Description: This is a predicted structure of a 103-nucleotide RNA (SAM riboswitch aptamer (S box leader)) from an Anaerolineae bacterium. Its mean pLDDT, the model's own confidence on a scale to 100, is 86. Lineage of the source: Bacteria > Bacillati > Chloroflexota > Anaerolineae. The RNAcentral record of the sequence draws on Ribocentre.
RNA sequence: UCCUUAUCGAGAGCAGUGGAGGGACCGGCCCGAAGAAACUGCAGCAACCCCCCAUUUUUAAGGGAAGGUGCUAAUUCCGGCAGCAAAAGCUGGGAGAUAAGAG
Numbered sequence: 001u002c003c004u005u006a007u008c009g010a011g012a013g014c015a016g017u018g019g020a021g022g023g024a025c026c027g028g029c030c031c032g033a034a035g036a037a038a039c040u041g042c043a044g045c046a047a048c049c050c051c052c053c054a055u056u057u058u059u060a061a062g063g064g065a066a067g068g069u070g071c072u073a074a075u076u077c078c079g080g081c082a083g084c085a086a087a088a089g090c091u092g093g094g095a096g097a098u099a100a101g102a103g
Stems, first nucleotide, its partner, number of pairs: 001103001003101006013042005021031003025080004043072003048068002050064003076095001081092004
C1' cells in the first nucleotide's frame, strides 16, 4: 500500500509537557485559552487476536483478562450515492475506522 472476512445505536479520563487547532474528506453542526493537535505517565473500557471450557473434527454459546492491538465528546456526530415516501423517515450501498488473515 492493496485484497478478504467480521464489527461499528453499548462502554470507558485524569495529570504533566505543549500552545491553536480538532472532529478522515466535502457540506453542516459541534468541541477548543475554563487550553485544540501531538507526546508522556497512570487509570479505565471492550473482548478482535489470545487463554479456559475442550475432547476426533468443525461451529456456536459460556467464562477469563497475563500478553498483542484498539478505544476512552456527540450513533462512524449528522448528511453525501441509490430506492421507497407528500413529508417525517426507513432500507440498502459507498467512504472511513478497527481487528484478524493473505499478498